[in-house]
Context: one part of a larger RNA
RNA sequence: UUGGGUUUAAAGGGUCCGUAGGCGGCUUAAUAAGUCAGAGGUGAAAGCCCACAGCUUAACUGUGGAACUGCCUUUGAUACUGUUAAGCUAGAAUUAGUUUGAAGUAGCUAGAAUACGUAGUGUAGCGGUGAAAUGCAUAGAUAUUACGUGGAAUACCAAUUGCGAAGGCAGGUUACUAAGUCUAUAUUGACGCUGAUGGACGAAAGCGUGGGGAGCGAACAGGAUUAGAUACCCUGGUAGUCCACGCCGUAAACGAUGGAUACUUGCUGUUGGGUUUUCGGAUUCAGUGGCUAAGCGAAAGUUAUAAGUAUCCCACCUGGGGAGUACGAUCGCAAGAUUGAAACUC
Numbered sequence: 001u002u003g004g005g006u007u008u009a010a011a012g013g014g015u016c017c018g019u020a021g022g023c024g025g026c027u028u029a030a031u032a033a034g035u036c037a038g039a040g041g042u043g044a045a046a047g048c049c050c051a052c053a054g055c056u057u058a059a060c061u062g063u064g065g066a067a068c069u070g071c072c073u074u075u076g077a078u079a080c081u082g083u084u085a086a087g088c089u090a091g092a093a094u095u096a097g098u099u100u101g102a103a104g105u106a107g108c109u110a111g112a113a114u115a116c117g118u119a120g121u122g123u124a125g126c127g128g129u130g131a132a133a134u135g136c137a138u139a140g141a142u143a144u145u146a147c148g149u150g151g152a153a154u155a156c157c158a159a160u161u162g163c164g165a166a167g168g169c170a171g172g173u174u175a176c177u178a179a180g181u182c183u184a185u186a187u188u189g190a191c192g193c194u195g196a197u198g199g200a201c202g203a204a205a206g207c208g209u210g211g212g213g214a215g216c217g218a219a220c221a222g223g224a225u226u227a228g229a230u231a232c233c234c235u236g237g238u239a240g241u242c243c244a245c246g247c248c249g250u251a252a253a254c255g256a257u258g259g260a261u262a263c264u265u266g267c268u269g270u271u272g273g274g275u276u277u278u279c280g281g282a283u284u285c286a287g288u289g290g291c292u293a294a295g296c297g298a299a300a301g302u303u304a305u306a307a308g309u310a311u312c313c314c315a316c317c318u319g320g321g322g323a324g325u326a327c328g329a330u331c332g333c334a335a336g337a338u339u340g341a342a343a344c345u346c
Stems, first nucleotide, its partner, number of pairs: 004317003007300002012314001014201004021194003025088007033081002035077008049065006091191001092188003095184003099180002103177007110154001115149007125136002162169002206247006215241002220236004258313006266291011295302002319346003328339004
């Protein structure tokens, strides 16, 4: 390099936007760069290959042919690709109308519950466990009633439900903003797909500054358990968890399945629209589940939301360990992240 792969064996980038590049709908005309055909020139000789010939044969040598798959010039062909011009509407986008949802940001607000404070009632236990103890309590706890303070999270509804590019998103309400579907087919007329480098977003933990701190709770302390117990269990409890701003940039960031388009057996649920109806239903578009045929697959399985049949583009893999380590570089306040070997060994 050709070839082969990437759900689970090594292998899909965490996700999207988008630059270069690659690829790209239908019709007509022109051109003739790619492409194809003819002709000419060149492609040294020797060698290789084929045929014949010469040394007794062979090696060797001679003669002829073929080949030299290439390059240049020229004359043509025009289906495909390219370029130019004109047009089209099935892709894409816009418009109008309708609609959906835990989509986002900011503000306001509600009711349960825990904790704490104050006051009342009330008296000896409470709490916790497998059993206990540490702990709390006559300075009046636990329980109960009233009022108040504060923080965090939103029972039921709730569902293989819905929305979002992913991460993720759940009390109510207001403002601002984004997105998708459906119907009409009004407008533009290929404006498209993918996307190296790059940019933005990106759970949790962690970091910086300033707040906040109810509950929970790394670290830590004590009590148990145990041979020991730096644990599992219990009583406490600091960072943290929460808010604002700024970093970090990683996860089993998973559907372990990149994106786009087209096509390919049936059955059955469900969400949001539309059409129709004899109100039972029927049908269609867009999602989201289950079962199944062919096919695919090593099998498990998958099956229109493909892991089937095809096309385009990107990313990644190449025995185990050493190792996601060392070194260098970039980024970061740090923690560390990204890129990423070799010796050696089996």
Overview: Predicted 3D model of a 346-nucleotide part of an RNA (small-subunit ribosomal RNA, central domain) from an uncultured bacterium. The RNAcentral record of the full RNA draws on ENA, Greengenes and SILVA.